[in-house]
Small-subunit ribosomal RNA, 3' major domain from an uncultured Campylobacterota bacterium, 477 nucleotides, folded computationally. The full RNA is in RNAcentral, with records from Greengenes. The prediction has a mean pLDDT of 83.
Context: one part of a larger RNA
RNA sequence: AGACGGGGACCCGCACAAGUGGUGGAGCAUGUGGUUUAAUUCGAAGAUACGCGAAGAACCUUACCUGGCCUUGACAUUGAUAGAAUCCGCUAGAGAUAGUGGAGUGCCUUUCGGGGAACUUGAAAACAGGUGCUGCACGGCUGUCGUCAGCUCGUGUCGUGAGAUGUUGGGUUAAGUCCCGCAACGAGCGCAACCCUCGUUCUUAGUUACUAACGGUUCGGCCGAGGACUCUAAGAAGACUGCCUUCGCAAGGAGGAGGAAGGUGAGGACGACGUCAAGUCAUCAUGGCCCUUACGGCCAGGGCAACACACGUGCUACAAUGGGUAGGACAAUGAGACGCAAUACCGCGAGGUGGAGCAAAUCUAUAAACCUAUUCUCAGUUCGGAUUGUAGUCUGCAACUCGACUAUAUGAAGCUGGAAUCACUAGUAAUCGUAGAUCAGCUAUGCUACGGUGAAUACGUUCCCGGGUCUUGUACU
Numbered sequence: 001a002g003a004c005g006g007g008g009a010c011c012c013g014c015a016c017a018a019g020u021g022g023u024g025g026a027g028c029a030u031g032u033g034g035u036u037u038a039a040u041u042c043g044a045a046g047a048u049a050c051g052c053g054a055a056g057a058a059c060c061u062u063a064c065c066u067g068g069c070c071u072u073g074a075c076a077u078u079g080a081u082a083g084a085a086u087c088c089g090c091u092a093g094a095g096a097u098a099g100u101g102g103a104g105u106g107c108c109u110u111u112c113g114g115g116g117a118a119c120u121u122g123a124a125a126a127c128a129g130g131u132g133c134u135g136c137a138c139g140g141c142u143g144u145c146g147u148c149a150g151c152u153c154g155u156g157u158c159g160u161g162a163g164a165u166g167u168u169g170g171g172u173u174a175a176g177u178c179c180c181g182c183a184a185c186g187a188g189c190g191c192a193a194c195c196c197u198c199g200u201u202c203u204u205a206g207u208u209a210c211u212a213a214c215g216g217u218u219c220g221g222c223c224g225a226g227g228a229c230u231c232u233a234a235g236a237a238g239a240c241u242g243c244c245u246u247c248g249c250a251a252g253g254a255g256g257a258g259g260a261a262g263g264u265g266a267g268g269a270c271g272a273c274g275u276c277a278a279g280u281c282a283u284c285a286u287g288g289c290c291c292u293u294a295c296g297g298c299c300a301g302g303g304c305a306a307c308a309c310a311c312g313u314g315c316u317a318c319a320a321u322g323g324g325u326a327g328g329a330c331a332a333u334g335a336g337a338c339g340c341a342a343u344a345c346c347g348c349g350a351g352g353u354g355g356a357g358c359a360a361a362u363c364u365a366u367a368a369a370c371c372u373a374u375u376c377u378c379a380g381u382u383c384g385g386a387u388u389g390u391a392g393u394c395u396g397c398a399a400c401u402c403g404a405c406u407a408u409a410u411g412a413a414g415c416u417g418g419a420a421u422c423a424c425u426a427g428u429a430a431u432c433g434u435a436g437a438u439c440a441g442c443u444a445u446g447c448u449a450c451g452g453u454g455a456a457u458a459c460g461u462u463c464c465c466g467g468g469u470c471u472u473g474u475a476c477u
Base pairs, nucleotide, nucleotide: 001477002476003474004473005472007471008470009469010468011467012466013465015461016460019424020423021422022421023420026316027315028314029313030312031311032310033309034307035306042053043052064302065301066300067299068298069297070296073127077126078125082120083119086103087102088101089100090099091098092097107116108115109114129291130290132289133288134287139284140280141279142278143276145274150189151188152187153186154185155184156165157164158163169180170179171178195268196267197266198265200237201236202235203234204233205232206231210226211225214224215223216222240262243256244255245254246253247252305443318417322376323375324374325373326372327371328370335364336363339358340357344353345352346351383414388409389408390407391406392405393404394403430453431452432451433450434449435448436447
């Protein structure tokens, strides 16, 4: 100088407390461990692994296993030789592949011999190839402490020196934020601001969006029309403790006015020096090592989906603040041509037939919770839907292993969950649907967005956890 303390002082955080809803019990989904297996590919491991890499494992993916095959190789450069490229079949085979038949002679140049570009064939070789090992050799990227307020430097001064000072102290702040003081004076990386979105107003613009007034109407902003309103999308204004009261030397604090917004307005992006030899050699890149008729490559089938069990994360419930039936209302984001698909018809339905419209502010997709009426009357039930039988639909070469959905029948556990434990402070929690990426289809209850309805509570900092500043002790570095 650090680190640590069941030492001290001060401060902060959904850290506790005050509340709300869960998890832990049930069934299922999903990930992991374990076990099993020919293989159940690999990685991730307290917090910071476990709906994680994977924004889609039937084949492919695929790295694993079994079997059948190839050896200059599926791919790159050089390469003697031959041929235009290319297209269509037939036979054997699970296919990879092997054999065989037919069609076909292009482009640029030329001294008409040929040469060149692209593609195919191809001896010998250099070489290719490796999701093989090492993340404890590395780059890059990422998690975490932590959006915590810290981490340093130059010169000066002090100290023999390691170092100290500055950065400590008194206040203040979300903040090493600012003020005052001070052997320090300045500066840098962080904080804040500059960036994006939302909230108010104005200007400009008015189609595909809008409709107040006027006219028409098939009663639909549908048409004429309008440029007011909503909205769209570009620009500007607006908030600064600026004003007032009060406390304070100041920084600043408390309250008020005006205002759409008030003291960081709300949210996002943004992550200092460093820590964990943290994670990743399987995104990629890469040193070294290893394999080279195989640890490389191709193919078929299987596996990644197994199942006495254990854990994590979720979904659905256990019901009346509810379930069923009928009627009625209101969104926002985003997507669409290998696509989204309306009206109509067929089917109980999944869906089928068909194809108006739309490269979309124009066309496409019923929002649901909610409201009204009615039924059920506290039951393992008209709760709950697992499981299983049968019959189907769709995607796709192909749904046996191993897809989703539909109809009908079946109707399991479950009556609010032990010890323990998690999230959340406002348009938040809770609850309700909608969309998208990936994607032929889908094991999505996941993830990422979007809007609808919309709470309770915070006395306070003694305690638990984590962090910051100063100080103290130490047999630790």